[in-house]
The RNA shown here (small-subunit ribosomal RNA) has 1552 nucleotides and comes from a Candidatus Zixiibacteriota bacterium. Rfam family: Bacterial small subunit ribosomal RNA. Rfam 15.1 lists 42,628 matches to the family in 10,626 species. Taxonomically the source falls in Candidatus Zixiibacteriota (Bacteria, Pseudomonadati).
RNA sequence: UAUACGGAGAGUUUGAUCCUGGCUCAGAACGAACGCUGGCGGCGUGUCUAAUACAUGCAAGUCGAACGAGAAAAUCCGGCUUCGGUUGGAUGAGUAAAGUGGCGAACGGGUGAGUAACACGUGGACAAUCUGCCCUUGAGUUUGGGAUAAGCCUGGGAAACUGGGUCUAAUACCGAAUGAUAUCUUAAAAAGGCAUCUUUUUUAGAUCAAAGGCGGGGCAACCUGCCGCUCAGGGAUGAGUCCGCGGUCCAUUAGCUUGUUGGUGGGGUAACGGCCUACCAAGGCGACGAUGGAUAGCCGGCCUGAGAGGGUGGACGGCCACACUGGGACUGAGAUACGGCCCAGACUCCUACGGGAGGCAGCAGUAGGGAAUAUUGCGCAAUGGACGAAAGUCUGACGCAGCGACGCCGCGUGGGUGAUGAAGCUUUUUGGAGUGUAAAACCCUGUCAGUGGGGAAGAACCGUAUAUGGAGUAACUGCCAUAUACCUGACGGUACCCACAGAGGAAGCUCCGGCUAACUCCGUGCCAGCAGCCGCGGUAAUACGGGGGGAGCAAGCGUUGUUCGGAUUAACUGGGCGUAAAGGGCGUGUAGGUGGAUGUUCAAGUCAAAUGUGAAAACCAGUGGCUCAACUGCUGGCCUGCAUUUGAUACUGUGUAUCUUGAGUACGAGAGGGGAGAGCGGAAUUCCUGGUGUAGCGGUGAAAUGCGUAGAUAUCAGGAGGAACACCGGUGGCGAAGGCGGCUCUCUGGCUCGAUACUGACACUAAGGCGCGAAGGCCGGGGGAGCAAACAGGAUUAGAUACCCUGGUAGUCCCGGCGGUAAACGAUGGGCACUAGGUGUUGGGGGUAUCGACCCCCUCAGUGCCGCAGCUAACGCAUUAAGUGCCCCGCCUGGGGAGUACGGUCGCAAGAUUGAAACUCAAAGGAAUUGACGGGUCCCCGCACAAGCGGUGGAGUAUGUGGUUUAAUUCGAAGCAACGCGAAGAACCUUACCUGGAUUUGACAUGUAGUGGGUCGAUGAUGAAAAUCAUCUUUCCCUUCGGGGACUGCUAUACAGGUGCUGCAUGGCUGUCGUCAGCUCGUGCCGUGAGGUGUUGGGUUAAGUCCCGCAACGAGCGCAACCCCUGUCCUUAGUUGCCAUCGGGUAAUGCCGGGAACUCUAAGGAGACUGCCGGUGAUAAGCCGGAGGAAGGUGGGGAUGACGUCAAGUCCUCAUGGCCCUUACAUCCAGGGCUACACACGUACUACAAUGGCCGGUACAGAGGGUUGCAAAACCGCGAGGUUGAGCCAAUCCCCAAAACCGGUCUCAGUUCAGAUUGGAGUCUGCAACUCGACUCCAUGAAGGAGGAAUCGCUAGUAAUCGCAUAUCAGCACGAUGCGGUGAAUACGUUCCCGGGGAUUGUACACACCGCCCGUCAAGCCAUGGAAGCUGGAGGUACCCGAAGCCGUUGAUCUAACCGCAAGGAGGACAACGUCGAAGGUAAAAUCAGUGACUGGGGCUAAGUCGUAACAAGGUAGCCGUAGCGGAAGCUGCGGCUGGAUCACCUCCUUU
Repeated sequence: UAUACGGAGAGUUUGAUCCUGGCUCAGAACGAACGCUGGCGGCGUGUCUAAUACAUGCAAGUCGAACGAGAAAAUCCGGCUUCGGUUGGAUGAGUAAAGUGGCGAACGGGUGAGUAACACGUGGACAAUCUGCCCUUGAGUUUGGGAUAAGCCUGGGAAACUGGGUCUAAUACCGAAUGAUAUCUUAAAAAGGCAUCUUUUUUAGAUCAAAGGCGGGGCAACCUGCCGCUCAGGGAUGAGUCCGCGGUCCAUUAGCUUGUUGGUGGGGUAACGGCCUACCAAGGCGACGAUGGAUAGCCGGCCUGAGAGGGUGGACGGCCACACUGGGACUGAGAUACGGCCCAGACUCCUACGGGAGGCAGCAGUAGGGAAUAUUGCGCAAUGGACGAAAGUCUGACGCAGCGACGCCGCGUGGGUGAUGAAGCUUUUUGGAGUGUAAAACCCUGUCAGUGGGGAAGAACCGUAUAUGGAGUAACUGCCAUAUACCUGACGGUACCCACAGAGGAAGCUCCGGCUAACUCCGUGCCAGCAGCCGCGGUAAUACGGGGGGAGCAAGCGUUGUUCGGAUUAACUGGGCGUAAAGGGCGUGUAGGUGGAUGUUCAAGUCAAAUGUGAAAACCAGUGGCUCAACUGCUGGCCUGCAUUUGAUACUGUGUAUCUUGAGUACGAGAGGGGAGAGCGGAAUUCCUGGUGUAGCGGUGAAAUGCGUAGAUAUCAGGAGGAACACCGGUGGCGAAGGCGGCUCUCUGGCUCGAUACUGACACUAAGGCGCGAAGGCCGGGGGAGCAAACAGGAUUAGAUACCCUGGUAGUCCCGGCGGUAAACGAUGGGCACUAGGUGUUGGGGGUAUCGACCCCCUCAGUGCCGCAGCUAACGCAUUAAGUGCCCCGCCUGGGGAGUACGGUCGCAAGAUUGAAACUCAAAGGAAUUGACGGGUCCCCGCACAAGCGGUGGAGUAUGUGGUUUAAUUCGAAGCAACGCGAAGAACCUUACCUGGAUUUGACAUGUAGUGGGUCGAUGAUGAAAAUCAUCUUUCCCUUCGGGGACUGCUAUACAGGUGCUGCAUGGCUGUCGUCAGCUCGUGCCGUGAGGUGUUGGGUUAAGUCCCGCAACGAGCGCAACCCCUGUCCUUAGUUGCCAUCGGGUAAUGCCGGGAACUCUAAGGAGACUGCCGGUGAUAAGCCGGAGGAAGGUGGGGAUGACGUCAAGUCCUCAUGGCCCUUACAUCCAGGGCUACACACGUACUACAAUGGCCGGUACAGAGGGUUGCAAAACCGCGAGGUUGAGCCAAUCCCCAAAACCGGUCUCAGUUCAGAUUGGAGUCUGCAACUCGACUCCAUGAAGGAGGAAUCGCUAGUAAUCGCAUAUCAGCACGAUGCGGUGAAUACGUUCCCGGGGAUUGUACACACCGCCCGUCAAGCCAUGGAAGCUGGAGGUACCCGAAGCCGUUGAUCUAACCGCAAGGAGGACAACGUCGAAGGUAAAAUCAGUGACUGGGGCUAAGUCGUAACAAGGUAGCCGUAGCGGAAGCUGCGGCUGGAUCACCUCCUUU
């Protein structure tokens, strides 16, 4: 010091929230690959695919000190010579090559095909074994023999190779000797153990061995050294065998096995063993997963992880397996042998066609496959190996180098100073800002690369020489050891060091919407494209592409793939199952799991200690070596494991003894629709018979089909038959569940209570198994009243395969059998224990009390409700748990595909059960919240309905719109909330449109520069005008007299201009819900949270108006009030208004004097506040009635429009971003158009007449307007109007009333109604009434006789009706805005329609019902099931054939060593036969893949078709199971569920 350091989350389901749950991301890693880029070095690493095929070279030889034999070239010398040569000798050389023999070749190196196995790992065992070389100990190494290769001779063959003859050697081969503590046998003893047994000692007998070589000394005998050889013991190393335990998936693989399991005899092996064989027995394995199938070399380790785990097994190390595929043995210590042999097969090569040869998964390398993986390099210098006595030889092991950013690590690409913040680029609000101290510039440094120079360590050996010492010997040499000197480097002139020059040669990649660090401009316009998830892109894209800028990493950066992590998302650590996925339909019970109390025993689990092992490397810590690091050395730790021994005994367990509380039995009571069978009963429906009786009955929303004059329905009597059992009846009872209901009897199961006795843990749970199991369904036989799938008919409807109606068959019922499912639900498995209560009810028991039933209290067992703690995502559960614990079982792991397919099992069938995958989506879901909605509920309001009055819709006309037309009919507005709207007034103008003619700094604004001039005004010419040309006239201000300013023309340049587009980029303004009563906030409180509370509740109001209550208390915007008009009174003031009183005057008039009373005018006040009284109400708020009052409960009317909604309207009022046009989309002018006309709609006017028309007469307003004006009176005209013009800049003058009233006439008709249309004649305005004005007169006299479906307005001075005025305006009003006159009817009431407010409820809606959403059909794409078949693979079975080879048998063939005198034998060789036996063949089946006409469903896909099933009571509540039917969703029957709304009732609960 390791020990003990270690754990982060985010995005995405929703309008929002919490939860569940999946998908995705951020991290690390890699034998990687791909894209862009690339300076240097160190250390590592590199065919993951075709265990595919391989050219070429190399990868295992060595020993002459085991043996025989033994060249050649070349050189030298000699002989001969025709001078070409030839021959002999020596050297080369006892060398090369070959052979006999020994050792090695079984190591080293490669690969991972096979293998799910004692293959591997770990720990044991061998009393069941072997072991060359090596070490050690003991003993020995004696004596003979016969061959053979090479060689020589001679054959065969193309070759590979091979036959025969003859000679020869050995450490080759063989015989004999000797021999033990070896082996075997005999006998005996001792010790030990583990069953067979083992060990030791003694005794006797039998069997078995060898090889020499090189040195030294010696005359020799012989001695001696080293290396060998033989026998035996021990060791070490290596190998073999056996066993415990451990590590993959599939049960849609459940049964497997005949040498199989065991025994005996025999054989075989180094050795145990069915390893093999004969016989005998019938066993053995398996749910603790046999057998089969799929996949896979295993481990140390490596990656990841907080860990536990998960993944992986490339490099390095250990083991195994394999060597072209399959089989086989030989040799050997060791192989069933990668670079050996034999056989078979496939492939390749050679061939003379007869035959032969080969095996890179050694190192390089080639082809091929592939996204992809290197040099046919150097060296044995080091390390290691083989051989050798040694030198040494061999060594693609190994050491090095080469190639590749493949990985890890290190270094560099410069450092400092430097702001007129340069230029360029980008951006801009045009001021600037950014890039940016960045650059330039100045001053420095010198790593790497470059050049030159120097220059290691890695080397120790061996050998030679010398010296010293040691063992041994009689002694020396030799041998061994030590020291010194010399000698050995592939890498490599490399590492390293020094010098030189010069910032010089050295930066990229990805990203910038969120997650996730980093933002702007342009282009594009749901296109092109991006994307890991969410998602971007449809004209202002931080998300696409480019530019600028920024962020991150860096010689790399990104992408792809894979693994772990995050993921507690398989949960051992560390999850769940009421509603999210998930409790088996229920019981019984087997295996298994778990198990009460007290002793005691053992020590299996458990705990402790020790020992052995857990290889090395790796990892961790410390400390060293390369300049650091990577890398690497050393030391320690770790290796969490296994085994053995010893100990402990609380707990679990084993054995044993005891106990009674768990469980059970006996006894006494009790309740019950528990079950099975038999019998009985009454009510009702239907049918039959008879009677009475007559025209309908029945049925529905309304009808019809149907029944009925052949007598129904109705009613009475009698009969038949089947099914079900009203009331009692009850969140009451029983049962395990399904389920069970008239009464009686028989049989029978379970339960509860009480008090004693007995047994003594006998218990709980329960995989498989077995049984039960609603309804529907099936088979066979009965039965059949009612009901009623299917079916038929009638309705409804667009259709109606439905809902409704009339009929009606299976079925419903009984008996026997099958089936085995339901929302089989409390959506809640069973058992035990514990944890506040309250209140009902059922069945027992007890106490108290009583005459007694009641009442009250306690208790056991059930069954409900409320509620605390606790739990829960919430809802909720809460002693009947969903709380707290223990035990056992079942089940879940995103949605869809799918409870489907295939396979299995079951079934008569229907079908049930078990139960996937491909593919596809980023969600699917639970609970709760706020809204919105409902053909949900409740309360309330509104001319919303109702009650009334008058209209619209029909006619004609006016006006607006659509449509059509047109050169143009400019544009906008579109349900309410567009349509007499913008437009408070289109003949020109307006005017935006069309045609034509013109202009281009412009019709209009500002600035700059230059230049000219007065401007203005008038006249004339051309022209349609715009415009152009000409002429005349004309001098504003200041002045230092030079000139300047204002104004204006022209030229140039900035710019003007646009009613061009986008109201979905906007401001402003406006409409609408709606003058509806709402909309919010602060603080507090409640809730995990969205959110709630307040604002709900009880009353009340026109009102969230007020009162009361209340975890709320307050406040804001709205309501109301304050403002204006109007209604009464008062005060003040009286002109232009008024005139009561006084006076004057007139035909008459406030006409005049005068008055200030009244009206009125216009200023200021008063008044009304539920103030007063009564009633009612909670005593409140208020409401009802009354008094007074001009007015009474807001007196009437107006202005005033909360938070918000509709992407509502408006870019054509105005403003404005962006885009677009710029001799035109701008501007001017003339003419035309906006006024068209088959038609459709809206809004109005006028009518259809007598409540009227016409004629005559006679009254009464208000509010406005008036000098470019209103215009009196008078005159003219039938009239519009004209002439003239008093008065009036207005309480003075003028515009100025009509209906009404009075009188007359018309008399019900297309009229004396109505007035369109048309003809003619005019008036007025205006440059101008043709297109295209208004009005007048004369004439004409259309439709229209009260308006279908439908629809509008109005509640009082209102509707209706009557006229008047004004704005716009030259003129033009049936429109709009105002004004007054006359002046009603009705409202029971809130059921219904519409709209709104509040509360509540349901919801699958939130773009919010104009929502959501289901299924068929049609189209495209994708994966998949079935399918006549077809093709292929792997394996097994049966049979046939049967190579090599081992083994066996046989043999009449051949044969050196030994025996034998010989014959012959032993032994050997060879051959034949046999068992086994690979490949091959045949056959039938099974199995796994691929493919397949056709076919089935499924998934996905902006705008297809048909319907509307579901979500609200979804318009027939829905859903589950089942059956039938139907284009489709679906409908119907039967039974079940609430996960159904609404209303009523019952029960229960809460409070009193």